[in-house]
RNA sequence: CGAGCCCGCGAGACGGUCGCGGACGCCGCAAGGCGGCCGAGGAAAGUCCGGACUCCGUAGGGCACGGUGCUGGGUAACACCCAGGCGGGGCAACCCGACGGAAAGUGCAACAGAGAGCAGACCGCCGAUGGGGAUGCGCGAACACCGCGCUCCCACAGGCAAGGGUGAAACGGUGGUGUAAGAGACCACCAGCGUCCCGGGCGACCGGGAAGGCUCGGCAAACCCCACCGGGAGCAAGGCCAAACAGGGACGGGGCUGCCCGUCCGUACGUCCCGGGUAGGCCGCUCGAGCCCUCCAGCAAUGGGGGGCCCAGAUAGAUGACCGUCGCCCGGCCCACAUCCGGGCACAGAAUCCGGCUUAUGACCGGGCUCGCAAA
RNA sequence: GGCCCCGUCGUCCAGAGGCCUAGGACGCUGCGCUCUCAAGGCUGAGACGCCGGUUCGAAUCCGGUCGGGGCUG
Numbered sequence: 001c002g003a004g005c006c007c008g009c010g011a012g013a014c015g016g017u018c019g020c021g022g023a024c025g026c027c028g029c030a031a032g033g034c035g036g037c038c039g040a041g042g043a044a045a046g047u048c049c050g051g052a053c054u055c056c057g058u059a060g061g062g063c064a065c066g067g068u069g070c071u072g073g074g075u076a077a078c079a080c081c082c083a084g085g086c087g088g089g090g091c092a093a094c095c096c097g098a099c100g101g102a103a104a105g106u107g108c109a110a111c112a113g114a115g116a117g118c119a120g121a122c123c124g125c126c127g128a129u130g131g132g133g134a135u136g137c138g139c140g141a142a143c144a145c146c147g148c149g150c151u152c153c154c155a156c157a158g159g160c161a162a163g164g165g166u167g168a169a170a171c172g173g174u175g176g177u178g179u180a181a182g183a184g185a186c187c188a189c190c191a192g193c194g195u196c197c198c199g200g201g202c203g204a205c206c207g208g209g210a211a212g213g214c215u216c217g218g219c220a221a222a223c224c225c226c227a228c229c230g231g232g233a234g235c236a237a238g239g240c241c242a243a244a245c246a247g248g249g250a251c252g253g254g255g256c257u258g259c260c261c262g263u264c265c266g267u268a269c270g271u272c273c274c275g276g277g278u279a280g281g282c283c284g285c286u287c288g289a290g291c292c293c294u295c296c297a298g299c300a301a302u303g304g305g306g307g308g309c310c311c312a313g314a315u316a317g318a319u320g321a322c323c324g325u326c327g328c329c330c331g332g333c334c335c336a337c338a339u340c341c342g343g344g345c346a347c348a349g350a351a352u353c354c355g356g357c358u359u360a361u362g363a364c365c366g367g368g369c370u371c372g373c374a375a376a
Numbered sequence: 377g378g379c380c381c382c383g384u385c386g387u388c389c390a391g392a393g394g395c396c397u398a399g400g401a402c403g404c405u406g407c408g409c410u411c412u413c414a415a416g417g418c419u420g421a422g423a424c425g426c427c428g429g430u431u432c433g434a435a436u437c438c439g440g441u442c443g444g445g446g447c448u449g
Base pairs, nucleotide, nucleotide: 001372002371003370004369005368006367007366008365012326013325014324015323016322017321018320020039021038022037024035025034026033027032041347045358046357048356049355050354051353052352053234054233055232056231060261061260062259063258065230066229067228068227069226070084071083072082073081074080085099086097087096088095089094100225101224105223106222107219108218122164123163124160125159126158131154132153133152134151136150137149138148139147140146172190173189174188175187176186177185191215195210196209197208198207199206200205238283239282240281241280247274248273249272250271251270252269253265254264290309291308292307293306294305295304296303297302327345328344329343330342331341332340377448378447379446380445381444382443383442386402387401388400389399394432404420406418407417425441426440427439428438429437
C1' cells in the first nucleotide's frame, strides 16, 4: 500500500432571539407574572421473548395445551449474555449453528426407477439338466444321411448383485481368497456405529484399548418420547373524587378466564340484550435490577465494597423555528491546495417501568488483529 | 397505548408438504354468431405481499419484515 476480520466512541459544536412542557422558589385574593433549573433514543420502533407492578374475594393437585432444548456459569428472569465442547465455512484473523432422542413407538419419501424400508432384478454376468439350431471340429467303413463327444449360438427353470442405469437418498471402502458367475460368503487393512474397560475433564466431550456385529440410512421447524419451565389478564391493569341519568328484559349459583378433583364464598351477585346519562379531575407516574468515578473477586458475562449525582413525565399529547460563527462531506473545479459560491450532515422520536432480541440508520473517527505485495 | 386476526389472478373464494406448470365463479382479451348489441359458444392472458431457514421438495411448516382489519376506557 491492497484485501479483510473484530471491538468501541459519538450521533455536528458554540452563541443569540422568539416559543412549548414540567417541578421548585418568590410576588399576587385570584387570573396570572417573574427567576434560575430540567426537558427523547441507540434504537424511544417491531411488540418477538423475559420480568417488576396491579387486579382476578384465598390456596392446591392432576390432565390437556404452550414454550425451551450440547455443557458449565451469570441473572429478578429469559428464547439473552459469557466461557467451553461438537459440527460447518474461511489460507488466516475470525464467523455461523432451533445443536436432546430416529437401535421406544406410529408415520412420510411425489416423479423417475427393477427396487424406497426386515428393498430389489430392467440392462448385464453365469447357467445344472433337458430341448432346438450350426455352412464348426473330432471319432466310428464315414466330404451327404445316422450315432456319440466337444465347441459356439438361441430360449427356458434358476443363481448373482460386481458393473451400467434411475433418484435428493440404493444396505460400508480398497486389495485378495473363493466361485459357473458372484457376493462380508471368507481374510487383511481402513472408516463408521453401539457395548465394555482404562485415563483426563464439574460436564458437554476428548484420548487409548478390548472382544465383537459385519453396517443397523434421512425427516421430530411430522405426531411423539425424555428433561425443565409456564395460572389468566394487562397501567384503557387497578383505585379514589366530582357531575349526570330512567329504567326494563332474558339467562345463570359464582370463583385460577380449557377440563376434572379438591376447596372457598353464597342469596347476593354475574353474563348478555334494549334504553338513558356523563365523556371531567386526582392517584398509579416515575428514584430505578438507576447513572458516573474508583477498588476488589473472576478468563469473562457478572458480582461485591467505597464516594459522588438526580437525569422528561405530556394526556390529543411539550422537547420547536429562525439567525450567526466554526467543523465534516459533495459539486462548481481542473494536477493539487487555498479562497469563494451552492447543496448536504442519517434512521427516527417517549406515553407504567426495566433486561434482552430483531429490524432501520448518511458520512466519519479510535483501537486491536490476519493475509498478500513491495521496500528498508 | 394495549391485545388479537388476516394477506392466493382485477374481485370473491378453494387448496393445508409432492398428483400445483396453483383450481373455480364473475370480470377482461381475441374469434365466431347477428343488420347491430346483449345472452349463449370457442379461445387466451392473469396471482401465492416480501426476505431468509427446515426439508430431497414449501402457497402450505418456522423466523423476520411490510401492509390491512377488528376489539378494548
Record summary:
Predicted 3D model of RNase P RNA and transfer RNA as a complex of 449 nucleotides. The coordinates come from a structure-prediction model, not an experiment, and the mean pLDDT is 78. Rfam match: Bacterial RNase P class A.